[in-house]
Model confidence (mean pLDDT): 76 of 100. The RNA shown here (Bacterial RNase P class A) has 380 nucleotides and comes from an Anaerolineaceae bacterium. It matches the Rfam family "Bacterial RNase P class A". The family's RNA type in Rfam is ribozyme. About the family: Ribonuclease P (RNase P) is a ubiquitous endoribonuclease, found in archaea, bacteria and eukarya as well as chloroplasts and mitochondria. Gene Ontology terms of the family: dimeric ribonuclease P complex, ribonuclease P activity and tRNA processing. The gene name in the source record is rnpB.
RNA sequence: CAGGUUGGUUGGGUAUGCGCGCAGGUUUUUGAUCUGUGAGGAAAGUCCGUACUCCAUAGAGCAGGAAGCCGGGUAACACCCGGAGGGAGUCAAAUCCCUGGACAGGGCCACAGAAACAUUCCGCAGUCUCUUUGAGGUUGUAAGGGUGAAAAGGCGGUGUAAGAGACCACCAGCACAGGUAGUAAUAUCUGUGGUUAGGCAACCCCCUUCUGGAGCAAGACCAAACAGGGAAGAAGUGUCUUCGGAUACAGGAAGCUGCUCGUUUCCUAAUCAUUCCCGGGUAGGUCGCAUGAGCCAGCUGGUAACACCUGGUCGAGAUAGAUGCAUACCUAAUCGGUAACCCCGAGGGACAGAAUACGGCUUAUAAAUCAACCUGAGCA
Numbered sequence: 001c002a003g004g005u006u007g008g009u010u011g012g013g014u015a016u017g018c019g020c021g022c023a024g025g026u027u028u029u030u031g032a033u034c035u036g037u038g039a040g041g042a043a044a045g046u047c048c049g050u051a052c053u054c055c056a057u058a059g060a061g062c063a064g065g066a067a068g069c070c071g072g073g074u075a076a077c078a079c080c081c082g083g084a085g086g087g088a089g090u091c092a093a094a095u096c097c098c099u100g101g102a103c104a105g106g107g108c109c110a111c112a113g114a115a116a117c118a119u120u121c122c123g124c125a126g127u128c129u130c131u132u133u134g135a136g137g138u139u140g141u142a143a144g145g146g147u148g149a150a151a152a153g154g155c156g157g158u159g160u161a162a163g164a165g166a167c168c169a170c171c172a173g174c175a176c177a178g179g180u181a182g183u184a185a186u187a188u189c190u191g192u193g194g195u196u197a198g199g200c201a202a203c204c205c206c207c208u209u210c211u212g213g214a215g216c217a218a219g220a221c222c223a224a225a226c227a228g229g230g231a232a233g234a235a236g237u238g239u240c241u242u243c244g245g246a247u248a249c250a251g252g253a254a255g256c257u258g259c260u261c262g263u264u265u266c267c268u269a270a271u272c273a274u275u276c277c278c279g280g281g282u283a284g285g286u287c288g289c290a291u292g293a294g295c296c297a298g299c300u301g302g303u304a305a306c307a308c309c310u311g312g313u314c315g316a317g318a319u320a321g322a323u324g325c326a327u328a329c330c331u332a333a334u335c336g337g338u339a340a341c342c343c344c345g346a347g348g349g350a351c352a353g354a355a356u357a358c359g360g361c362u363u364a365u366a367a368a369u370c371a372a373c374c375u376g377a378g379c380a
Base pairs, nucleotide, nucleotide: 001376002375003374004373005372006371007370008369009368010367012330013329014328015327016326017325018324020038021037022036023035024034025033026032027031040351044362045361047360048359049358050357051356052215053214054213055212064211065210066209067208068207069083070082071081072080073079084099085098086097087096088095100206101205105204106203107200108199109198121145122144123141124140125139126138127137128136129135130134153171154170156168157167158166172196173195174193175192176191177190178189179188180187181186219287220286221285222284229278230277232275236249237248238247239246240245250268251267252266253265254264255263256262294313295312296311297310298309300307301306331349334346335345336344337343
C1' cells in the first nucleotide's frame, strides 16, 4: 500500500430571540420575575433475568412452561468470558456460526429416481415356457449403471450359478475395557467386538434440572360535593275541636347579646323532618419516584468476563404527558464545474423520542473517528 475481519467512541457546532416542564430565590402569592437544569445508544420490541409491591401458599404430585457440551463470572439470566467438539471461511488465516437423545415410539424427507429405509428400473445369474442366435414368466443378487443433498463402510483377495462382511488382511467409523494428559467437556494410545440400516428433535416426543400468580393503572396514605348505608340525640301534660289543628303552662333548638334576664321563630315522639357522628369510598392530592446491583479515574488480583480497595461526582422526573420553534454564521454526506487533487458553487443532517428502576438480548441507524488482528506485495 491492497484485500479481509473484529471491537470501541461520537451521533452536527456556535450565538441570539420567543416558548414549555421541574427545582430554588424574590415579590404586591390563582400571578409576575430571576437563577439553575431538562432524552437515547438504542429511551424501541417488551423477548429473557431481577429488585420492589400485593395476592395466594401444610406438604407432595399432575398438567403447562423454561433451560440443556465443560469450567468460570454475575444479584440473576435464554447474558458474558475462557475452553472442547463439529461446520463455514481460505491452498493455509484472522474471524464467524452450531451444541442432550434418532436401536422407546409416532411423523416428515421438495425435485429427480424403481426405491428415502428396506425397495429390483436397467444389469448379472439359475430355472421354466414358447416358433431354438430371441422373447416372456419366476427365483436369487446391492458387485456394476442410472437418480439425488443423501442409496447397502473403502480397497484388495477368498468364495459363488451370479453375488454379498458371507469370510480374511489393511484402512475409516462405532461400541466396550484399560493406560496417559486435563478440574471437566474431551484428546491420544493399546486391546477386544463384524459391529457398519441415512437425515430432521426450531415436528410431536423421551431424559435430566428448574418453575405459584399478577404487575407502579403494583401498592400505601389524606380525602370534597351529591346520592346511598349504619348509629345516636334532649324534653309533655291539660283544655277546646269542624279531628286539619288551636291554645295554656312546661321544656328544647336557633337568632338578637360579651353573659344572664328578656324577646322572636321553629319543634316537642315520628320507620316524618332536622342536627351531629361513623365506616366504605369516587373526584382530587401526596408518597412509591430518582443516592443507585449508580457514574468517572487510579491501584491490585485474574488469560478474560469480572472482583476488591482508594479518590472524585450527583446527571430529567412529566401525568395526557415539558424537553420545541425561528433567524444568522460555520460544517459532514451528496451533486455540478474539471481527466483528477486543490479550489469554486449548490446543498443541508441517520434511526428515533423517557413514564418504577436496573442487568442483558434483539431490531433500526446518514456519517465521522480510533484501536487491534490476519493474508499478500514493496522499501529500509

Lineage of the source: Bacteria > Chloroflexota > Anaerolineae > Anaerolineales > Anaerolineaceae.